Annotation: c-di-GMP-I riboswitch aptamer from a Syntrophomonadaceae bacterium, 88 nucleotides, folded computationally. Of the family's consensus pairs, 95% are formed in the model.

RNA sequence: CUUAAAAUAUAGCAAAACCGCUGAAAAGCGGUGACGCAAAACUAAAGGGGCUAAAGCAAGUUUUUGCCAUCGCCAGCCAGUUGCCGGU
Numbered sequence: 001c002u003u004a005a006a007a008u009a010u011a012g013c014a015a016a017a018c019c020g021c022u023g024a025a026a027a028g029c030g031g032u033g034a035c036g037c038a039a040a041a042c043u044a045a046a047g048g049g050g051c052u053a054a055a056g057c058a059a060g061u062u063u064u065u066g067c068c069a070u071c072g073c074c075a076g077c078c079a080g081u082u083g084c085c086g087g088u
Stems, first nucleotide, its partner, number of pairs: 012037002017032006035076001041081003047078002049074003056067004
């Protein structure tokens, strides 16, 4: 000098569940709470994937089934972008 490979520290986020609110729903927001996370930060047609189906359309009949998200939702599914510490 190069390659491989950590700890430590300062901090951070917040699953499920419960309560309240919004929403047709998926789900979101707030409080309590921590399952976990080295990106559990940001990004939702214009990378992939998943969820819901109000309105609409089609069939059917006394109220049902199916389709449908470039106007819905999920990034704590993969992914893209950015960031903290640092070599015993």